A computed fold for a 463-nucleotide part of an RNA from a metagenome, annotated as small-subunit ribosomal RNA, 3' major domain. Rfam family: Bacterial small subunit ribosomal RNA. Its mean pLDDT, the model's own confidence on a scale to 100, is 82. The RNAcentral record of the full RNA draws on SILVA.
Context: one part of a larger RNA
RNA sequence: UGACGGGGGCCCGCACAAGCAGCGGAGCGUGUGGUUUAAUUCGAGGCUACGCGAAGAACCUUACCUGGGCUUGACAUGACGGUUGUAGGGACCCGAAGGGGAACCGACCCCUCGGGGAGCCGCCACAGGUGCUGCAUGGCUGUCGUCAGCUCGUGCCGUGAGGUGUUAGGUUAAGUCCUGUAACGAGCGCAACCCUUGCCGUUAGUUACAUGUGCCUAACGGGACUGCCGGGGCAACCCGGAGGAAGGUGGGGAUGACGUCAAGUCAGCAUGGCCUUUAUGUCCAGGGCUACACACACGCUACAAUGGCCGGUACAAUAGGUAGCCAAGCCGCGAGGCGGAGCUAAUCCUCCAAAGCCGGUCUCAGUUCGAAUUGUAGGCUGCAACUCGCCUGCAUGAAGCUGGAGUUGCUAGUAACCGCAGGUCAGCUACACUGCGGUGAAUACGUUCCCGGGCCUUGUACA
Numbered sequence: 001u002g003a004c005g006g007g008g009g010c011c012c013g014c015a016c017a018a019g020c021a022g023c024g025g026a027g028c029g030u031g032u033g034g035u036u037u038a039a040u041u042c043g044a045g046g047c048u049a050c051g052c053g054a055a056g057a058a059c060c061u062u063a064c065c066u067g068g069g070c071u072u073g074a075c076a077u078g079a080c081g082g083u084u085g086u087a088g089g090g091a092c093c094c095g096a097a098g099g100g101g102a103a104c105c106g107a108c109c110c111c112u113c114g115g116g117g118a119g120c121c122g123c124c125a126c127a128g129g130u131g132c133u134g135c136a137u138g139g140c141u142g143u144c145g146u147c148a149g150c151u152c153g154u155g156c157c158g159u160g161a162g163g164u165g166u167u168a169g170g171u172u173a174a175g176u177c178c179u180g181u182a183a184c185g186a187g188c189g190c191a192a193c194c195c196u197u198g199c200c201g202u203u204a205g206u207u208a209c210a211u212g213u214g215c216c217u218a219a220c221g222g223g224a225c226u227g228c229c230g231g232g233g234c235a236a237c238c239c240g241g242a243g244g245a246a247g248g249u250g251g252g253g254a255u256g257a258c259g260u261c262a263a264g265u266c267a268g269c270a271u272g273g274c275c276u277u278u279a280u281g282u283c284c285a286g287g288g289c290u291a292c293a294c295a296c297a298c299g300c301u302a303c304a305a306u307g308g309c310c311g312g313u314a315c316a317a318u319a320g321g322u323a324g325c326c327a328a329g330c331c332g333c334g335a336g337g338c339g340g341a342g343c344u345a346a347u348c349c350u351c352c353a354a355a356g357c358c359g360g361u362c363u364c365a366g367u368u369c370g371a372a373u374u375g376u377a378g379g380c381u382g383c384a385a386c387u388c389g390c391c392u393g394c395a396u397g398a399a400g401c402u403g404g405a406g407u408u409g410c411u412a413g414u415a416a417c418c419g420c421a422g423g424u425c426a427g428c429u430a431c432a433c434u435g436c437g438g439u440g441a442a443u444a445c446g447u448u449c450c451c452g453g454g455c456c457u458u459g460u461a462c463a
Base pairs, nucleotide, nucleotide: 001463002462003460004459005458007457008456009455010454011453012452013451015447016446019410020409021408022407023406026301027300028299029298030297031296032295033294034292035291042053043052064287065286066285067284068283069282070281073126077125078124080122081121082120083119088105089104092101093100094099108117109116110115128276129275131274132273133272137270138269139265140264141263142261144259149188150187151186152185153184154183155164156163157162168179169178170177194253195252196251197250199222200221201220202219203218204217205216209212225247228241229240230239231238232237303403307362308361309360310359311358312357313356319350320349321348324343325342329338330337331336369400374395375394376393377392378391379390380389416439417438418437419436420435421434422433
């Protein structure tokens, strides 16, 4: 000087408390461990791994296993030699495919007509490796943490390490600002500048209709600054008020200082070294990644009457669409099929939102709750749904009567509840993820305690 303390002081954070809804019990989904397996590819491992890489494993993907092939190779560059019925196409035959053989068809560019180039064949350099090392690395990322800190120049103090500044008194979300001060200044952070949302105006308008001071769309601008008033205070600032759509950072986002964890990633990519070279490369078929005495993590659905079922009826926003979105109409109980209009999209389509409201029924029961499981009949995508897809109808109707110790999220348009869209994608294991709107709470006395963090101080046999 740091780090640490079941030392002290001050302060903060859904950290506790006060509340609301959950998880932990059940069934199912997904991930992981374990076990199994020819293989169940690899990575991620307290917080910071475990619906994570994966925004989509039937083949492909695919890296794994079994079996069958190839060896200048699936791909690149260069050197040398060869080849013009060459490259390429190809009925047919063998084969699980890859591939092997093969009648026949049959080119291109330059040219001095000798040939040269491309292609193909052979051979040599070499290619290739999701093989190892993230403790050799770049780049990127997580975490402390959007916490308020981390430093420098000159000066001053100290033999020196170093200190001071950055401490103190106030104040703030903030090393934010003020006052004081052997310090005076400065940099990276904070804040502001950026995007979005709430109010107003201007301009524009194939969206809209009540035809206009309207709604909406989207471009520009205004608006909030403790500016004004009162109180406190040296000041910074704090408390209250007015006006205002909005008030003291208005709400949300992007933005992550010096560093820490030899944190993560050699399998995104790049890359040193090592290893491999008729194989650890490469091609193909099939299988596996989907196994199942079990354990954990994260979710979905429930256990019902603030509910289930039936009928009627109302109101969104985001986003996507031409190998696409797919209307009307018809067929089917339905998944879906036929059909063909419109749309390169504020114009057409996805697109009837659901919870809600009105009426009826059920009457506390393992039930008209609950939906797992299984049987069967179908539909769709795709070369192909056996291993191993999704959806529909009928039948079947399991566990489950609110969950031990413990534990999670959330302070307002939030939690909770409700549906909708998108990416990936032929299809889908999405109950995931990322967004969107609808309905819309309760509680916070307070900082003693638990967890994490900041500043000052103290102890130390630690560095």